[in-house]
c-di-GMP-I riboswitch aptamer from uncultured Geobacter sp., 75 nucleotides, folded computationally. Its mean pLDDT, the model's own confidence on a scale to 100, is 89. Its Rfam family is "c-di-GMP-I riboswitch aptamer". Gene Ontology term of the family: cyclic-di-GMP binding.

RNA sequence: UCUCCGAAAUAGCAAACUCAGGGCGACCUGAAGGCGCAAAGCCACGGAACCCAAGAGGUUGGCCGGGCUGCCGAA
Repeated sequence: UCUCCGAAAUAGCAAACUCAGGGCGACCUGAAGGCGCAAAGCCACGGAACCCAAGAGGUUGGCCGGGCUGCCGAA
């Protein structure tokens, strides 16, 4: 230094619910909130689920797989 791994520490993210706004909708953005998360950072490539105005359409990365990148360093 790298890989596996995940003790400790410094940080980080932010479920449900509520309010405001956008959208036909799934859902998204912001505020508050905090269930949880070692990638709960990013990417719709494959599967799955959901929505639809049914289109080679859309949503979900905190559903699974995969790809890329990243903090720390005990056993």